[in-house]
RNA sequence: AGAGUUUGAUCAUGGCUCAGAACGAACGCUGGCGGCAGGCCUAACACAUGCAAGUCGAACGCCUGGCCUUCAGUGGCCAGUUCCCAGUAAUCGGUGACCGGAGAAGAGAGUGCGCGCGUUGCGCACGGUUCUUUUUGGUUACUGGCGACUGGCGACUGGUUACCGAUGGCCAGGAGUGGCGGACGGGUGAGUAACGCGUGGGAAUUUUUCCAGAGGUUCGGAAUAACUGAGGGAAACUUCAGCUAAUACCGGAUGAUGCCGAGAGGCCAAAGAUUUAUCGCCUUUGGGUGAGCCCGCGUUGGAUUAGGUAGUUGGUGGGGUAACGGCCUACCAAGCCCGCGAUCCAUAGCUGGUCUGAGAGGACGAUCAGCCACACUGGGACUGAGACACGGCCCAGACUCCUACGGGAGGCAGCAGUGGGGAAUCUUGCGCAAUGGGCGAAAGCCUGACGCAGCCAUGCCGCGUAAGUGAUGAAGGUCUUAGGAUUGUAAAGCUCUUUCACCCGUGACGAUGAUGACGGUAACGGGAGAAGAAGCCCCGGCUAACUUCGUGCCAGCAGCCGCGGUGAUACGAAGGGGGCUAGCGUUGUUCGGAAUUACUGGGCGUAAAGCGUGCGCAGGCGGUUUUUUAAGCCAGAGGUGAAAUCCCGGAGCUCAACUUCGGAAUGGCCUUUGGGACUGGAAGGCUUGAGAACGGGAGAGGUGAGCGGAAUUCCCAGUGUAGAGGUGAAAUUCGUAGAUAUUGGGAAGAACACCGGUGGCGAAGGCGGCUCACUGGCCCGUUUCUGACGCUGAGGCACGAAAGCGUGGGGAGCAAACAGGAUUAGAUACCCUGGUAGUCCACGCCGUAAACGAUGGAUGCUAGUCGUUGUGGGGCAUGCCCUUCAGUGACGCAGCUAACGCGUGAAGCAUCCCGCCUGGGGAGUAGGGCCGCAAGGUUAAAACUCAAAGGAAUUGACGGGGGCCCGCACAAGCGGUGGAGCAUGUGGUUUAAUUCGACGCAACGCGCAGAACCUUACCAGGCCUUGACAUGGCGUGCUAUGUUCAGAGAUGGACAGUCCCAGCAAUGGGCGCGCACACAGGUGCUGCAUGGCUGUCGUCAGCUCGUGUCGUGAGAUGUUGGGUUAAGUCCCGCAACGAGCGCAACCCUCGCCUUCAGUUGCCAUCAUUGAGUUGGGCACUCUGGAGGGACCGCCGGCGGUAAGCCGGGGGAAGGUGGGGAUGACGUCAAGUCCUCAUGGCCCUUACGGCCCGGGCUACACACGUGCUACAAUGGCGGCUACAAUGGGCGGCUAAGGGGCGACCCUUCGCUAAUCCUGAAAAGCCGUCUCAGUUCAGAUUGCACUCUGCAACUCGAGUGCAUGAAGGUGGAAUCGCUAGUAAUCGCAGAACAGCAGGCUGCGGUGAAUACGUUCCCGGGCCUUGUACACACCGCCCGUCACACCAUGGGAGUUGGUUUGACCUGAAGACGCUGUGCUAACCCGCAAGGGGGGCAGGCGGCCACGGUCAGGUCAGCGACUGGGGUGAAGUCGUAACAAGGUAGCCGUA
Repeated sequence: AGAGUUUGAUCAUGGCUCAGAACGAACGCUGGCGGCAGGCCUAACACAUGCAAGUCGAACGCCUGGCCUUCAGUGGCCAGUUCCCAGUAAUCGGUGACCGGAGAAGAGAGUGCGCGCGUUGCGCACGGUUCUUUUUGGUUACUGGCGACUGGCGACUGGUUACCGAUGGCCAGGAGUGGCGGACGGGUGAGUAACGCGUGGGAAUUUUUCCAGAGGUUCGGAAUAACUGAGGGAAACUUCAGCUAAUACCGGAUGAUGCCGAGAGGCCAAAGAUUUAUCGCCUUUGGGUGAGCCCGCGUUGGAUUAGGUAGUUGGUGGGGUAACGGCCUACCAAGCCCGCGAUCCAUAGCUGGUCUGAGAGGACGAUCAGCCACACUGGGACUGAGACACGGCCCAGACUCCUACGGGAGGCAGCAGUGGGGAAUCUUGCGCAAUGGGCGAAAGCCUGACGCAGCCAUGCCGCGUAAGUGAUGAAGGUCUUAGGAUUGUAAAGCUCUUUCACCCGUGACGAUGAUGACGGUAACGGGAGAAGAAGCCCCGGCUAACUUCGUGCCAGCAGCCGCGGUGAUACGAAGGGGGCUAGCGUUGUUCGGAAUUACUGGGCGUAAAGCGUGCGCAGGCGGUUUUUUAAGCCAGAGGUGAAAUCCCGGAGCUCAACUUCGGAAUGGCCUUUGGGACUGGAAGGCUUGAGAACGGGAGAGGUGAGCGGAAUUCCCAGUGUAGAGGUGAAAUUCGUAGAUAUUGGGAAGAACACCGGUGGCGAAGGCGGCUCACUGGCCCGUUUCUGACGCUGAGGCACGAAAGCGUGGGGAGCAAACAGGAUUAGAUACCCUGGUAGUCCACGCCGUAAACGAUGGAUGCUAGUCGUUGUGGGGCAUGCCCUUCAGUGACGCAGCUAACGCGUGAAGCAUCCCGCCUGGGGAGUAGGGCCGCAAGGUUAAAACUCAAAGGAAUUGACGGGGGCCCGCACAAGCGGUGGAGCAUGUGGUUUAAUUCGACGCAACGCGCAGAACCUUACCAGGCCUUGACAUGGCGUGCUAUGUUCAGAGAUGGACAGUCCCAGCAAUGGGCGCGCACACAGGUGCUGCAUGGCUGUCGUCAGCUCGUGUCGUGAGAUGUUGGGUUAAGUCCCGCAACGAGCGCAACCCUCGCCUUCAGUUGCCAUCAUUGAGUUGGGCACUCUGGAGGGACCGCCGGCGGUAAGCCGGGGGAAGGUGGGGAUGACGUCAAGUCCUCAUGGCCCUUACGGCCCGGGCUACACACGUGCUACAAUGGCGGCUACAAUGGGCGGCUAAGGGGCGACCCUUCGCUAAUCCUGAAAAGCCGUCUCAGUUCAGAUUGCACUCUGCAACUCGAGUGCAUGAAGGUGGAAUCGCUAGUAAUCGCAGAACAGCAGGCUGCGGUGAAUACGUUCCCGGGCCUUGUACACACCGCCCGUCACACCAUGGGAGUUGGUUUGACCUGAAGACGCUGUGCUAACCCGCAAGGGGGGCAGGCGGCCACGGUCAGGUCAGCGACUGGGGUGAAGUCGUAACAAGGUAGCCGUA
């Protein structure tokens, strides 16, 4: 770095595919060791079990166990102190008793009244009373407190001693209060398109712990868990009562440089422990760290999501937060976001980085690191410095578990592990030794973080499976041309070594004092022995590597192209080879190659691609000059850009992977200083861009109104008569009721001849009689004015042929639909006759066309020439020339382009803006949106399928394209075939077999120049097996031959027969026989494996090459052109010049002459004969050798002074004189394996060989080729003449004889210019007289002849007899242009015999050709092409069948989302708080206050529910088209003028 694949080939376009690298991979085959890494990508599915967050006794009170005695108790003694007791006095308080008062309640008894009555009883009222209780006052008794004194017992303290004990101390454990930590560490990526992340900034914050500084650490109080007791419960747990501690809780004091406040002023703290070293606690300042918040920029796809938003945007007041803020709330305003993409939908954790790439990019976001989010699902807060908290709480939901059915419990996306899902991903391991984390003062405890080990070739890296030598190139395998080659120094053998693995021993670093899970590991030393250790893929091209066998479009392969139908380097196996190697392949995915989304770095005339056209908002871009600014821009400096990764340089593991140190880099962002060219901004000028004014001008530009003539049709009238009309030809149609034609008059509608023009105008569509009115644009001139006012233009708006639609008119002609007539196999067409919508007008829609220059707009620049339109200027010879601007054409330089082509009107060179494209089909389709009355338009996919589709040009081929030319090609002629009979070949049929081949021309009287046997290959039967034939080995010699027997014969038997040559012999050779094996043999298959030979186009004039030139190339040129020729024959011209194979000529033959030679030939002259018979001669004929002759050479004309043509002369012959031989490059896979040769395959007691008989000769029929005829140009009879080529000894045969004849007998001559064979038609005479005949001769009968071993199947001929069809042949078709056709016979080959066939020969001997329109074939040039197997090509659509994906679809199922309403758990918030309430305040107390709690209410809100929508997806009877398929049916639409030119829009 490229390669394969569209084509016959080429270039370009364009897709598909491959080679590379990578991976958290998986699968298949295989598997020795080690190091380092990695290991659920799927179900954020569900989880059994164990572990993953605790710690602190130096905060505290308990409980349990152990130890101790300093502690407590008791006793004794000693010393000290004094509480206490008693007494006395005062005072205060408490309690008891008694008395009095007061009121209330209860009980008892009583009285009265009422009810009821036999008693009992009930109700009401009364009150001095009795008792009990409460309260108050007084008295008294007892007793308490304070203080003083006295006395006493005791107590306390200290010391000592004894006993006993836990209540003391210490240690360990347990739960609890309290502190700190459970917000870190670890996991996952569901959600999230977001200030989530990245990067850079910012202010209105907080920060436990940590560091530094300043200051403080005071006085009190009330509870509560644990615990005890009593309950409830299955459990979880919980209730009540009581006790108690703190670094738990609360209050007071102090308090600032702290907080609030403008100030005055106001407000706020603490905790102790103790081994006395310290550790704590509180306030505050600063720092550090962490966290929260805000902002700029960046961050996926979809517009088939275009509008979204009501706390929404802003303000004010208030609330809330650590903090800003609609964060929340009330009110006010109506804003805010959006084409620079809001909203919605889909997808997604983001980054450092990873992979790839030259880079720019693209894809990805495992492991490691930073951030975010989440923790069964949803909601919520609490605690706290920090959470709305993975291993905390509450509620709701789903699920699982326990239950005594009343209730409870749980959350592995921590580490292991299980089930499930899946193509797929590990051990329920060891240890806290290291690093780190939590707690602790520490020891220490905890730590599935972490350190290690285990499993797995999952990856990267390293090592090994040995090394040297070894040629009889062993054996075996494979191939083979049979010689050999290869495997292959490979093996064996010999020598040597021991890495790894194995065994034994020593034994670390990691650990600075102690402590080692790893681990008896790494490493080191020793030992044994080549010992234990190689596979996988590939071998047609791409792409390194080839053979044999098997298979036979089967089995199979395949990444693309494509392999496989009998010789497969492509399938399978083997041998060999190539590649990589403990791996190798496959699959999947990503980037690359792909410049195939193109920023770097593409395009749009025809390949995909310019909107049908304009106007124009936004946007993009913008003339000249001055000043200024500094956004872009440039330069300097600073900050940041985490670490790791990548890169560079070192270092450490033996190396490497890996690890580590340093550097560099990190395209960026931010800040700052400067610059001022360019772009932008601001201000001011200018005139060339643009526009305006003035003066001219051309025009089918537009709209409306009016007018005109020609023509068509119709109506009326006249003339007039039988047709008209129409077509390829006809018919339908009109016409005697008077058409067509013609004359006059009238009506109506539509369109405007000539002029008219690659002329004009318009943005495009488009616009055409004349006049008028209104109106748009353009051009030229002057250079008067404005002063950049410009260009383009997403959306948007407007215009927009035809067809079509709506309403109303109009309607002459034309004319979809329709009807009829033709054509046709059919003809729903083309042609004809009619004919309705429509075409026309008005108004309104539609909005598309091959709306094309298939070419968007604007501006500038870049050679010209020739036309034409409209102005202007100049010149004169006044009808011409020169010139400017604006249009419109043709050619053309440079340049561009794949080519074609474009070329100042660009497709050139540049700038700006817009639109569009990204393989073909599916499809401009579906569904959705928008528009439309509809038809439909617009926007616009996917599944699936193919390896192409397409462009330009090239060479061919083809055309019911064109031009030129030729040919018995047609035409003009002559004679045939097709009809008959027969012969022959073929098909078909038949058969035991009818052997095989040949199939348009170019198979069919062909192979076959000759089938009775043979031939013969076929069939039936009988036989043989080294064979009928060849070579080799061994043995043998009664071999050949003859005779004979059996048999159909082959064959077998018998008899006779002592093989031949050389050599002395041995022996050799030949011949025959026998035996065994190699082998023979095959007309068996494949002509599509082949050679050779042949046919055919075609004796047509073509086919090529070298060099040069042109073209990117295939290719072209030459070879085309103008003439000419039979011819690519020749001439001329020409970027060609030459050459080759063909043509022609050279060759043979016929025709003329000469010469040579004359036998077997000939005979003019001489002689001679029956006769060239003989002599003679060679003149002639003839024969066979050598030559000559003919060349457009001569003359004239034509032509270009050419080639050549025409005519003439001469000549035997005249324009290649006639004929033959001769067949270019190639085509048809043409024919032949059955002539021969030959590869491969097949058969081998048979598919070989021999024999007899049969068949190839069959016969309803069809075709080809012939013969004979149908008659009078003839038949028959008679007479009679003339050839040539040939052939001849198993032959031709004379003469003679026999027979009617075929033929026979006999034999002369001849091995042949010597002998033999030999004409017929024609001619002459006669006869027949138009008929199935005196034509014709088939068929048949009888009798013969010949050949042959043999004429039955199945020969030829003769005689006599018989006497069929046939009276000139339909459609169609063949041959022939001169010695030809036609006609007549003759000869030959093969052959025993057999000719109507074939090959030759001569005799007689015509007609016609105007001409090239047509048919066929061919040549050259040109044109079109969608063909290249080449028109027998290609190719379209329906229908039928199978399969696939997809649209619609009554509906149905689910997800998601929106709106309204209902409900309202937990929770925080607000209000309330009548119930309850330790701390603080007031009060002597009771109590009250403040505060708090429960409860209640309210708004908010998750789940849930109802209703109505949106959206997405699944299924769906039926249905629509689409794609693919070996190919079936019907037609023939397209490609050539494709047979009606095609195509676009529309109906």